[in-house]
A computed fold for a 70-nucleotide RNA from Cryobacterium glaciale, annotated as Fluoride riboswitch aptamer (crcB RNA motif). The sequence was found by an Rfam model in a public genome assembly. The source organism's lineage runs through Bacteria, Actinomycetota, Actinomycetes, Micrococcales and Cryobacterium. The coordinates come from a structure-prediction model, not an experiment, and the mean pLDDT is 78.
RNA sequence: UCUGGCCACGGCGAUGGAUCCCGCCGGAGCAUCCGCUCGAACCGCCCGCGCUGAUGGUUCCUACUGAAUG
Repeated sequence: UCUGGCCACGGCGAUGGAUCCCGCCGGAGCAUCCGCUCGAACCGCCCGCGCUGAUGGUUCCUACUGAAUG
């Protein structure tokens, strides 16, 4: 210096919030500090007409829609 694994931490998983679990990404430059810029994971269905879904998975809450009852 490069690569791989493990642990910790941060970020992400097509429409809001949370618990738990699962998966993925975690690098570069500038800057005296604070910080700034870029990148990765991610951004549904081939286009049009149009279609599914508030979960990555589970459960609960909220919003929306339909039906039934009071």